Context: one part of a larger RNA
RNA sequence: AGCGUAGGGAGAAUGCCUUGGCAUUGGGAGCCGAUGAAGGACGUGGUAAGCUGCGAAAAGCUGCGGGGAUCAGCAAGCAUGAAUUGAUCCGCAGAUGUCCGAAUGGAGCAAUCCGCAUGGAGAAAAUCCAUGCAUCAUAUACUGAAUCCAUAGGUAUAUGAGGGGAACCGCCUGAACUGAAACAUCUAAGUAGGGCGAGGAAAAGAAAUCAACCGAGAUUUCGUGAGUAGUGGCGAGCGAAAGCGAAAGAGGCCAAACCGCGUGUAGAAAUACAUGCGGGGUAUGGACAGCACAAUGGUAUUGAGGUAACUUAAAAGAAUCGUAUGGGAAGACGAGCCGAAGAACGUGAGAGCCGUGUAUUUGAAAAGUGAAAACAGCCAGCUGUAUCCAGAGUACCGCGGGACACGAGAAAUCCCGUGGGAACACGGGGGGACCACCCUCCAAGCCUAAAUACUACCCAAUGACCGAUAGAGAAUAGUACUGUGAAGGAACGGUGAAAAGAACCCCGGGAGGGGAGUGAAAUAGAACCUGAAACCCUAUGCUU
Numbered sequence: 001a002g003c004g005u006a007g008g009g010a011g012a013a014u015g016c017c018u019u020g021g022c023a024u025u026g027g028g029a030g031c032c033g034a035u036g037a038a039g040g041a042c043g044u045g046g047u048a049a050g051c052u053g054c055g056a057a058a059a060g061c062u063g064c065g066g067g068g069a070u071c072a073g074c075a076a077g078c079a080u081g082a083a084u085u086g087a088u089c090c091g092c093a094g095a096u097g098u099c100c101g102a103a104u105g106g107a108g109c110a111a112u113c114c115g116c117a118u119g120g121a122g123a124a125a126a127u128c129c130a131u132g133c134a135u136c137a138u139a140u141a142c143u144g145a146a147u148c149c150a151u152a153g154g155u156a157u158a159u160g161a162g163g164g165g166a167a168c169c170g171c172c173u174g175a176a177c178u179g180a181a182a183c184a185u186c187u188a189a190g191u192a193g194g195g196c197g198a199g200g201a202a203a204a205g206a207a208a209u210c211a212a213c214c215g216a217g218a219u220u221u222c223g224u225g226a227g228u229a230g231u232g233g234c235g236a237g238c239g240a241a242a243g244c245g246a247a248a249g250a251g252g253c254c255a256a257a258c259c260g261c262g263u264g265u266a267g268a269a270a271u272a273c274a275u276g277c278g279g280g281g282u283a284u285g286g287a288c289a290g291c292a293c294a295a296u297g298g299u300a301u302u303g304a305g306g307u308a309a310c311u312u313a314a315a316a317g318a319a320u321c322g323u324a325u326g327g328g329a330a331g332a333c334g335a336g337c338c339g340a341a342g343a344a345c346g347u348g349a350g351a352g353c354c355g356u357g358u359a360u361u362u363g364a365a366a367a368g369u370g371a372a373a374a375c376a377g378c379c380a381g382c383u384g385u386a387u388c389c390a391g392a393g394u395a396c397c398g399c400g401g402g403a404c405a406c407g408a409g410a411a412a413u414c415c416c417g418u419g420g421g422a423a424c425a426c427g428g429g430g431g432g433a434c435c436a437c438c439c440u441c442c443a444a445g446c447c448u449a450a451a452u453a454c455u456a457c458c459c460a461a462u463g464a465c466c467g468a469u470a471g472a473g474a475a476u477a478g479u480a481c482u483g484u485g486a487a488g489g490a491a492c493g494g495u496g497a498a499a500a501g502a503a504c505c506c507c508g509g510g511a512g513g514g515g516a517g518u519g520a521a522a523u524a525g526a527a528c529c530u531g532a533a534a535c536c537c538u539a540u541g542c543u544u
Stems, first nucleotide, its partner, number of pairs: 001543009015529001016494002020466002022463007029455002031164002039100003042055003046078002050074002061094006070082003105114003115133007135161009168199001169197005179186001183233001209216002220247005230238002251447003254391001258279009285389003288384004296380004302376002309369004314362003320335004336353002338342001344356003396420008406432001427442005481488002501528001504515004
């Protein structure tokens, strides 16, 4: 020195564990904000750096309800207190709530500075306290230029808006990589991104729809139809609809004709025109005319009360003992019991019967949600010729685009730009160029629940999901740290049943160690469960 054996050190793998995550299901809730949000800054404790809570009334104040013995957060100690005259704690409602932030009196390098008016404290021009003072929109009133009337503008009052938010939704705008095995039409894709806006859903929606000579009867969603019909450098690809089966189910209101009441303009006036309001009326059309007229029906269509019930604290809640082992019994043995409860977790080792619970039952002063029913309100009659009304720069056409599964195509249909530009129910649109016949519907006004989408948030539950290099980035952290900044972004879990966390003695400056003591165990001693390997050391056998 090598190999082997034994014992250690160092190291942290592995095993076991779970405070943390991941995913899903079913409910709830689906907004917050000038009554100042979201998010922060700074404060606030006897001692107080951080987190949490709170706001100069500052780990808190008041009321009401629950609860019933301890309590003064995480978090020990010391000190000092509180509590059966009911504290702490839990729920509901209220008070307070500095400064910044839409931030809104003005300014500003956010958390700062400086004002004005009114009222109050004050001897006070000091100082302090309270309230108000932004902008825009709409309405009303008063004022009011150039410029006579007027208008613009101004002032005041009232109401509203402004900002934030995970996804879902509507509209506007809108790529490229990529695919086509290159690439240009095409695709990716109306996707990503950007902007605006709304709601708990949004959007759509009561046929100028489909269908096919039979008929259906708003919209939405799912299944099917169907990867069909089509479309397509007929390449890559894109890709319906009717119908059928389901979920849900709901239909309404204006404009106009006609009647009435105003206002304005022109005019001497009659009158004409314009305009506002009320009635009427709305597609099995209505006005109008005639007849009838008080019952019955409907009501998401409007309203008040606020019932049942639910939510936000809680309460009751069955049944086991003994023996031995052991540090410890819930395991073993022996003998029982309950079960509308043998879910689960904890307890010194596997507990239905020890604890918390579970099944089941009960419960609300206050606040919120809120059916059903009833009430009020509202709506609704029949027949009929003629006449009148029935959404115009609209429909439609040319040209240029876009959307439709449909790339200009034989290209209907829908939308936009641009230039033209109808008819008037004896009318008009559609039925995939176009025409005729036939069928069907009535555009150019508005509203509409449910079935559908999503989950930042709350509750309950589940997992052939993870178990500390995993699972979220995070067993908590967007922290430490990096960067001028946008932004990037970690790591660190485990003594023991219980601190019983090692009094006292000894060596040492200490660190550390040796005794003693605790404990079942200290090679469980805080650098603490288990404690692999690399690497290092000691002892020893063999070989050289």
The part of an RNA shown here (large-subunit ribosomal RNA, domain I) has 544 nucleotides and comes from an Oscillospiraceae bacterium. It matches the Rfam family "Bacterial large subunit ribosomal RNA". Gene Ontology terms of the family: ribosome and structural constituent of ribosome. Model confidence (mean pLDDT): 84 of 100.